[in-house]
Context: one part of a larger RNA
RNA sequence: UGACGGGGGCUCACACAAGCGGUGGAGUAUGUGGCUUAAUUCGAGGCUACGCGCAAAACCUUAUCCCAGGCUUGACAUGCACGGAUUAGCCGGCGGAAACGUCGGUGAGGCCGCAAGGUACAACGUGCACAGGUGCUGCAUGGCUGUCGUCAGCUCGUGCCGUGAGGUGUUGGGUUAAGUCCCCUAACGAGCGAAACCCCUGUGUCUAGUUGCCAGCGCGUCAUGGCGGGAACUCUAGACAGACCGCCGGCGUUAAGCCGGAGGAAGGCGGGGAUGACGUCAAGUCCUCAUGGCCCUUAUGCCUGGGGCUGCACACGUACUACAAUGGGGCGGACAGAGCGCCGCAAGGCCGCGAGGCCAAGCUAAUCGCAAAAACCGCCCCCCAGUUCGGAUUGCGGGCUGCAACCCGCCCGCAUGAAGCCGGAAUCGCUAGUAAUCGCGGAUCAGCAUGCCGCGGUGAAUGUGUUCCUGAGCCUUGUACA
Repeated sequence: UGACGGGGGCUCACACAAGCGGUGGAGUAUGUGGCUUAAUUCGAGGCUACGCGCAAAACCUUAUCCCAGGCUUGACAUGCACGGAUUAGCCGGCGGAAACGUCGGUGAGGCCGCAAGGUACAACGUGCACAGGUGCUGCAUGGCUGUCGUCAGCUCGUGCCGUGAGGUGUUGGGUUAAGUCCCCUAACGAGCGAAACCCCUGUGUCUAGUUGCCAGCGCGUCAUGGCGGGAACUCUAGACAGACCGCCGGCGUUAAGCCGGAGGAAGGCGGGGAUGACGUCAAGUCCUCAUGGCCCUUAUGCCUGGGGCUGCACACGUACUACAAUGGGGCGGACAGAGCGCCGCAAGGCCGCGAGGCCAAGCUAAUCGCAAAAACCGCCCCCCAGUUCGGAUUGCGGGCUGCAACCCGCCCGCAUGAAGCCGGAAUCGCUAGUAAUCGCGGAUCAGCAUGCCGCGGUGAAUGUGUUCCUGAGCCUUGUACA
């Protein structure tokens, strides 16, 4: 100087407390361990691995995964030598599961030429130099990332103090979300962080008016901004205004600031996002990529068929669905936002109980479509029961995608209806448009979502406390630790 303490003081944080909903019990989905296996590819491992890399494992993907068949200048790059139009491409025969092997036919193009022909550029063959490696080392690395932590810290120049390591500044008194600001001050300044600048959202004004809008006027319809028209309103999207403790009162050191009030759409950082200091964990990643070293070179490279990554006595994590009456079912009625669509979204009609099929308008989309939002509201049934709760499992029949659904997809119908009556010890999230609850969209994608990323609808309870648990910041104290 740090680190540590079952030392102290001050102060924060859904850290506890207060409260609401869960997990831990059940069934299923998914990841992991384990076991199994010819193989069940690899990585991730307390918090910070475990719906993680995987924003899509039937083939492909896919890999030293396994079995089998095959290739050797190679699936891909550059260069050299030789060969000579043999060629590329296309068509066909044979072996084969394909890859591949083998045989035959047809037969271009580039450059110099009118042509004949020449050349040897692409390509091919042979040979060489090399390619290739998701092989090893994240304890050789770059880059990127997680975490402490959006925590308020981490430093520098000069000066001063100390033999020196170093200290001071950065401590102290107030204050703040903040090393935020004020005051004091052997310190005076400065940098990286905090804040602000950026984006979304909440109010208004101006500009603009189609594909969006419809108050007034007119036309038209069973009806609809459908049409003429309008530029008010909503909205769209660009510019600007607005919030600064600015005003008033109180407290405070006359300061920084704090409390209350007015006005205001909004106050004291309005709400949310992006943004992550010096560093820590030899944290993670050589399987995104890049890269040193090492290793393989008729194989650890490359191609193909099939299998596996989906195996199942078990164990754990994360989710979904429930155990019901604030519910389940039937019929009717209402209200979003954000997205996506031409290899696409598909209105509408017809067929089918349905998944879906056939025909097909419109839309390269503020124009058309996906599209129904659902919870909610109204009426009716159920009457507390393993049930009209719950839907696992299984049988049969069907649909869709795709070369192909046996291993191993999703969906529909009929039948079957399992466990489950609110969950031990323990444990998680959340302070407001939040939790809880309800549906909708998108990426990936031929097909496949209870996962992920977004969107809106309905919409609480509790806490103005810091004794305790956890983590963190500042000062101080002890130390035989570094």
Small-subunit ribosomal RNA, 3' major domain from Candidatus Nostocoides acidiphilum, 482 nucleotides, folded computationally.
The RNAcentral record of the full RNA draws on ENA and SILVA.